Source information
Predicted 3D model of RNase P RNA and transfer RNA as a complex of 499 nucleotides.
[in-house]
RNA sequence: UCAGGUGGCCGGGUGGCCGCGUCGUGACCGUGCGCCAUCCCAUUCGUGGGAACCGCCGUUCGCGCCGAGGAAAGUCCGGGCUCCAUGCGGCAGGGCGCUGGAUAAAUACCCAGGGGGGGUGACCCCACGGAAAGCGCCACAGAGACAGACCGCCGCCCCGCGCCUUCACGGGUGCGCGGGCGGUAAGGGUGAAACGGUGCGGUAAGAGCGCACCAGCGGUCCGGGUGACCGGACCGGCUGUGCAAGCCCCGCCCGGAGCAAGACCAAAUAGGGGAGCAAUGGAGCGCCGCACUCCGCUCCCGGGUAGGUUGCUUGAGGCGGCGGGUAACCGUCGUCCUAGAGAGAUGGCCACCACCCCCGGCAGAGCGACUCGUCGCUCGCGCUGGGGGAACAGAACCCGGCUUACAGGCCACCUGACGGC
RNA sequence: GUCCCGGUGGUGUAGCCUGGCCUAACAUACCACACUGUCAAUGUGGAGAUCGGGGGUUCGAAUCCCCUCCGGGCGCCA
Numbered sequence: 001u002c003a004g005g006u007g008g009c010c011g012g013g014u015g016g017c018c019g020c021g022u023c024g025u026g027a028c029c030g031u032g033c034g035c036c037a038u039c040c041c042a043u044u045c046g047u048g049g050g051a052a053c054c055g056c057c058g059u060u061c062g063c064g065c066c067g068a069g070g071a072a073a074g075u076c077c078g079g080g081c082u083c084c085a086u087g088c089g090g091c092a093g094g095g096c097g098c099u100g101g102a103u104a105a106a107u108a109c110c111c112a113g114g115g116g117g118g119g120u121g122a123c124c125c126c127a128c129g130g131a132a133a134g135c136g137c138c139a140c141a142g143a144g145a146c147a148g149a150c151c152g153c154c155g156c157c158c159c160g161c162g163c164c165u166u167c168a169c170g171g172g173u174g175c176g177c178g179g180g181c182g183g184u185a186a187g188g189g190u191g192a193a194a195c196g197g198u199g200c201g202g203u204a205a206g207a208g209c210g211c212a213c214c215a216g217c218g219g220u221c222c223g224g225g226u227g228a229c230c231g232g233a234c235c236g237g238c239u240g241u242g243c244a245a246g247c248c249c250c251g252c253c254c255g256g257a258g259c260a261a262g263a264c265c266a267a268a269u270a271g272g273g274g275a276g277c278a279a280u281g282g283a284g285c286g287c288c289g290c291a292c293u294c295c296g297c298u299c300c301c302g303g304g305u306a307g308g309u310u311g312c313u314u315g316a317g318g319c320g321g322c323g324g325g326u327a328a329c330c331g332u333c334g335u336c337c338u339a340g341a342g343a344g345a346u347g348g349c350c351a352c353c354a355c356c357c358c359c360g361g362c363a364g365a366g367c368g369a370c371u372c373g374u375c376g377c378u379c380g381c382g383c384u385g386g387g388g389g390a391a392c393a394g395a396a397c398c399c400g401g402c403u404u405a406c407a408g409g410c411c412a413c414c415u416g417a418c419g420g421c
Numbered sequence: 422g423u424c425c426c427g428g429u430g431g432u433g434u435a436g437c438c439u440g441g442c443c444u445a446a447c448a449u450a451c452c453a454c455a456c457u458g459u460c461a462a463u464g465u466g467g468a469g470a471u472c473g474g475g476g477g478u479u480c481g482a483a484u485c486c487c488c489u490c491c492g493g494g495c496g497c498c499a
Base pairs, nucleotide, nucleotide: 001417002416003415004414005413006412007411008410009409010408012353013352014351015350016349017348018347020067021066023064024063025062026061027060029058030057032056033055034054038051039050040049041048042047069392073403074402076401077400078399079398080397081258082257083256084255086291087290088289089288090287091286093254094253095252096251097250098113099112100111101110114128115126116125117124118123129249130248134247135246136243137242150188151187152184153183154182155181156180157179158178159176160175161174162173163172164171165170196214197213198212199211200210201209215239217236218235219234220233221232222231223230224229262310263309264308265307272301273300274299275298276297277296281295282294283293284292317336318335319334320333321332322331323330324329355389356388357387358386359385360384361383362382364379365378366377367376368375369374370373422498424494425493426492427491428490431449432448433447434446441480451467452466453465454464455463473489474488475487476486477485
């Protein structure tokens, strides 16, 4: 210098003008609401009506403070919070699947590790229990896809033929695109995958049939580690493909709904009509049963309300220091308060600065040419002029994590290659 | 906020559950030829898709699993 890896950070700044929202505050206004005491009127003496003041609410205007994100997004996991009155058992459904830790919680996220895979490397990835419980599948090709004999090899018997021997029967021997019975998974080609591999022995031919070494599996023991697991010794049968992100089996876990949860106030109305079931009945938030509790229940049609307050933002909170831990994280001290709308605010314009891109000029550097001090080309990180650009996206009950999108830029550590000192 | 469904030639669909004969089928539209005086209809032949995108499982993926994009139910629910 180039090419990468990991982790982290920023997501424009200042000023002016205009505009939006919550809250606070001030003024004016209102067929608004409330009203202890005050005033006026009425009174059946219980109270009722009205007025000003005051308080609340609302419209408009002024002032002040504050006002989106790293993902506010997708809603993929988990928790808080709230309601469903509750308990037990079974079934169904869903999820997870190496070990230890961290956390409010998660078997799903995070940290550290084990094992496997990829990369020259920094480093990255893994849905990582079981295929000797069972079922299923493995297209095409191939003899055969876990079970089998197509070719080939070998043995025995029969048949036919040739040769030798015998007078003959018979015997011996060899051959056959012959037939039958049996043995053989070593050879063949196919395929993603072919019945452990190599060698020696052995056999009629062969084969873990036997042996040596190697690979793999299981068991026992020893050593290390909290553990997953790692290293080693001995023994065994010799080897039983792959797929569980097919059914399934094993082990473990899971109640449901969601701030449109829920609570309060106000308003409104038709507790109306029809159908079905029915007290050996129905409901109690997947289904069934039992206990227990409550009670007529379910569906359809028709009608009404469509407002306000609360939940609501101070929280497992942010930042900094110190201490503990390899780390995730924890403890402690100090400091800060930083959106709460309800058709949904946080924006627009201008100037300067900073960033990126494009086109120029000057100082400068390099290369080439010759008529030797000029010309041409390239670079241009220093100075300067002009033009353009600036992403992804937007809180809606609140948090932790994951995933996805993102113009441009910055920092730290590390790896590989080349070059220079 | 809570869920569910869908995406396959230009268009409308099937295939997906149970992976392989999918080199993806059907209808319609399109192109060429034949028929006709011409057009339509009809007949014959043809072209057109890497199954929304990416990754994984598997020997093999439109199909199974994960992530993601877009669209719809839908201003449906109280």

It holds a member of the Rfam family "Bacterial RNase P class A". By type it is a ribozyme.
The prediction has a mean pLDDT of 75.